[in-house]
Predicted 3D model of a 687-nucleotide part of an RNA (large-subunit ribosomal RNA, domain II) from a marine metagenome. The prediction has a mean pLDDT of 83. Its Rfam family is "Bacterial large subunit ribosomal RNA". The full RNA is in RNAcentral, with records from SILVA.
Context: one part of a larger RNA
RNA sequence: GCCAGCAAGUUACUCGUAUCUAGCAAGGUUAAAUCUAAAGGGAUGGAGCCGCAGGGAAACCAAGUCUGAACAGGGCGAUCAGUUAGAUGCGGUAGACGCGAAACCGGGUGAUCUUACCAUGGCCAGGUUGAAGCAACAGUAAAAUGUUGUGGAGGACCGAACCGACUUGGGUUGAAAACCGAGCGGAUGAGCUGUGGUAAGGGGUGAAAGGCCAAUCAAACCCGGUGAUAUCUCGUUCUCUCCGAAAUGCAUCUAGGUGCAGCGUUACGUUAAAAUAUCAUGGAGGUAGAGCACUGAAUGGGCUCGGGCCCUUAUCAGGGUACCAACCCCUAUCAAACUCCGAAUGCCAUUGAUAUGUUCCGUAGCAGUGAGGCAGUGGGUGAUAAGAUUCAUUGCCGAGAGGGAAACAACCCAGACCUACAGCUAAGGCCCCUAAAUUUUUACUAAGUGAUAAAGGAUGUAGAUUAGCACAGACAGCUAGGAGGUUGGCUUAGAAGCAGCCAUUCCUUUAAAGAAAGCGUAACAGCUCACUAGUCAAGGUAAUCUGCGCCGAUAAUCUCCGGGACUCAAGUAAAAUGCCGAAGCUUAGGAUUCCCAGCUUGCUGGGAGUGGUAGGAGAGCGUUCCAUUAACUGUCGAAGGUUGACCCGGGAGGGCAGCUGGAGGAAAUGGAAAUGAGGAUGCUGGC
Numbered sequence: 001g002c003c004a005g006c007a008a009g010u011u012a013c014u015c016g017u018a019u020c021u022a023g024c025a026a027g028g029u030u031a032a033a034u035c036u037a038a039a040g041g042g043a044u045g046g047a048g049c050c051g052c053a054g055g056g057a058a059a060c061c062a063a064g065u066c067u068g069a070a071c072a073g074g075g076c077g078a079u080c081a082g083u084u085a086g087a088u089g090c091g092g093u094a095g096a097c098g099c100g101a102a103a104c105c106g107g108g109u110g111a112u113c114u115u116a117c118c119a120u121g122g123c124c125a126g127g128u129u130g131a132a133g134c135a136a137c138a139g140u141a142a143a144a145u146g147u148u149g150u151g152g153a154g155g156a157c158c159g160a161a162c163c164g165a166c167u168u169g170g171g172u173u174g175a176a177a178a179c180c181g182a183g184c185g186g187a188u189g190a191g192c193u194g195u196g197g198u199a200a201g202g203g204g205u206g207a208a209a210g211g212c213c214a215a216u217c218a219a220a221c222c223c224g225g226u227g228a229u230a231u232c233u234c235g236u237u238c239u240c241u242c243c244g245a246a247a248u249g250c251a252u253c254u255a256g257g258u259g260c261a262g263c264g265u266u267a268c269g270u271u272a273a274a275a276u277a278u279c280a281u282g283g284a285g286g287u288a289g290a291g292c293a294c295u296g297a298a299u300g301g302g303c304u305c306g307g308g309c310c311c312u313u314a315u316c317a318g319g320g321u322a323c324c325a326a327c328c329c330c331u332a333u334c335a336a337a338c339u340c341c342g343a344a345u346g347c348c349a350u351u352g353a354u355a356u357g358u359u360c361c362g363u364a365g366c367a368g369u370g371a372g373g374c375a376g377u378g379g380g381u382g383a384u385a386a387g388a389u390u391c392a393u394u395g396c397c398g399a400g401a402g403g404g405a406a407a408c409a410a411c412c413c414a415g416a417c418c419u420a421c422a423g424c425u426a427a428g429g430c431c432c433c434u435a436a437a438u439u440u441u442u443a444c445u446a447a448g449u450g451a452u453a454a455a456g457g458a459u460g461u462a463g464a465u466u467a468g469c470a471c472a473g474a475c476a477g478c479u480a481g482g483a484g485g486u487u488g489g490c491u492u493a494g495a496a497g498c499a500g501c502c503a504u505u506c507c508u509u510u511a512a513a514g515a516a517a518g519c520g521u522a523a524c525a526g527c528u529c530a531c532u533a534g535u536c537a538a539g540g541u542a543a544u545c546u547g548c549g550c551c552g553a554u555a556a557u558c559u560c561c562g563g564g565a566c567u568c569a570a571g572u573a574a575a576a577u578g579c580c581g582a583a584g585c586u587u588a589g590g591a592u593u594c595c596c597a598g599c600u601u602g603c604u605g606g607g608a609g610u611g612g613u614a615g616g617a618g619a620g621c622g623u624u625c626c627a628u629u630a631a632c633u634g635u636c637g638a639a640g641g642u643u644g645a646c647c648c649g650g651g652a653g654g655g656c657a658g659c660u661g662g663a664g665g666a667a668a669u670g671g672a673a674a675u676g677a678g679g680a681u682g683c684u685g686g687c
Stems, first nucleotide, its partner, number of pairs: 001687006011094003015091010027050003033044004054061002064076004097235002100232001104225006115199009124189001126158003129154001133150006162186003166183005201217001203213003238620006248261005262369002264366006273358001274359001275356005280350004289341001290339002295335003300330003304325001306324002308321004372397010402413003417590004422586003428580003431564003437577001439576006450566001456551002460548008469539001477535005483508003488502003514529001517528003591610009621676001623673007632665002640660005646655003
């Protein structure tokens, strides 16, 4: 992992409450107990309980009572239906739907592992070093001291056994729940070790690591309290039908829990007509926008208080001001906490109109929800970041399938009762993949733009507009000229058109030619330009607006059209006609719910419905056992198993037939439950 079996809302309570059913009813009912013809049946039993009256703390009073001085006012009452059983929903008390802690407490069992200690034994190849002491000799006054021997000390040295475990390789579903290999440390010591013993769980032991105390240790193990508790996680078993949420507000030692409200469902009730939507009409309002009349912010100018600075002044005063600047005026602005103004929506109401038709509201039973998410719009926070966060509002997902967007909860279209090899459409599409136009008309694009992006840049191309020029010759090209006063004056070493300054930058000759637009020289020179003529020959120049393109354009494994591929498109713009396209709509048949009508009371006709998580409500199927009914069935083969493409039912399911099996088992109507498995890292067994 698979298969089989088992496995989770139960039971008790003279407990509470609601609904249904039944008996009796201003009453209802017995409990213990007793009796009995033995039936878990009947009779007796009225103690007690609930109801029929309430008010008050109570005494007490009573359709009233309490408060109160009150005959006032006010509070609670008075209008009558209950009660006893059974069933069901929910609640309470109990383990209370099932499984699950880590823990806590009690009593015991453990030191054959390991820690420490006690008692008594055992073990340490071999090699090395050579302390004290002692002896001899030297030496000294004597000592000290030295030398040579002897000697054999040491938590001494090297290194096996033994003990350990520093490095690394392997092993890691191992050969092994700690090992193997190669090296490594200690190895006469605080050494290692055998046997026996002692110390026990908030306790021991610990050269101390929270280590160890039997593969278990920040409190061992076993049994018990015990089904501890678990606002947590997981799981919770047949079918069909109707309706169908929430992820919000307030509060919370509260934030992943709960209470009340909101939203769902079921039953009953109220009727004047309610409720909702749209229209009409009437209202309140201070948002968007706008504005500057207030509050503030803020631009330039004018006018001009006050101040600064300068001049003047013995003082007082006075003058100037391209400084700062109030009020006022003109001008141009800004504001969530500004408003002289002021919408659209939305909100409230109404003798109204239309549509739906009880959806509103009330009472009662039962819930679930109280982690929401994305998108559009209006805001806050943030960086006018976020698949960010937080409000408001609408939609969708949640709980929604189908078609489109290549794929894609939320985007676009559209809300799936069932069947159909019928039709029409939506979004979106119609060259091939791939259903439907290689459709029609007119343009544009050349970039594969289409099929990602900005500031900015550019004789891309198409269209529109404006202003000049042009056969008296334009624009471009080519040929030629582009001069003189003059090197203008100043400055300067120099300044000659061209470093700089000045200037009414002038005059002359001319077809035309600046006291010069650029390059150049130290300064000149030199080369161009403006301007002019000739030549050539017909259009040309500048600017603005618009369509579609171009560059700008760099990311890491391999291209962003879904791909192929597409260029008078299969791209873009405008228009047209067809077609395809969904579980939408229609058609045909069928099922079912609710409403209306009719009756033959479960049928017919009509209308509207039938997506669905949590959840509420309804109707059923099956399993085991029991009662009742009988003229049930079975060795001529029950139950069970197995096969079937067969029959019935909307489904859970029920039949029938074959094979197997070998002794019991159905049906109908009721009743009672150890009543339905695929999930719980479920339990047991098998593979």